c-di-GMP-I riboswitch aptamer from an Alphaproteobacteria bacterium, 90 nucleotides, folded computationally. The sequence was found by an Rfam model in a public genome assembly. NCBI's taxonomy places the organism under Bacteria, Pseudomonadati, Pseudomonadota, Alphaproteobacteria.

C1' cells in the first nucleotide's frame, strides 16, 4: 500500500414533515426539521417504480377513470453494475 470487515475515534449526509421556490406532474432548489445511513458520495448503464402526452382498448356517454404500445421525463435514501473516499479494532 491492496482486499475482507466495521469496534473505537473524528466527523458527515439528511426522511418524513413544515416554509419560500421551479416545474402540467413525478419530482427538485433554498432554509428548518432528524426517521434513518458504513458510501445516503458522484454515474440513469441494465432492471424496478413514479409523472406525461399522443395513439389503441374499456368503461362512462355530466364530471372522472382504467389498461397497453411508443417516446419524453423524475426517483441514486428500490435492486444491480460503475466511479471516488475517511478511519484502522480484527
Nucleotide at each position: 500500500u491492496g482486499u475482507c470487515c466495521g469496534c473505537a475515534a473524528a466527523g458527515g449526509c439528511a426522511a418524513a414533515c413544515c416554509g419560500c421556490u421551479g416545474g402540467u406532474a413525478a419530482c427538485g432548489g433554498c432554509g428548518g426539521g432528524a426517521c434513518g445511513c458504513a458510501a445516503a458520495g458522484c454515474u440513469a448503464c441494465c432492471g424496478g417504480u413514479c409523472c406525461a402526452a399522443u395513439c389503441g382498448c374499456c368503461a362512462a356517454u355530466c364530471c372522472c377513470g382504467g389498461c397497453g404500445c411508443c417516446u419524453g421525463g423524475a426517483c441514486a435514501g428500490c435492486g444491480g453494475a460503475g466511479c471516488u473516499g475517511c478511519c484502522g479494532a480484527g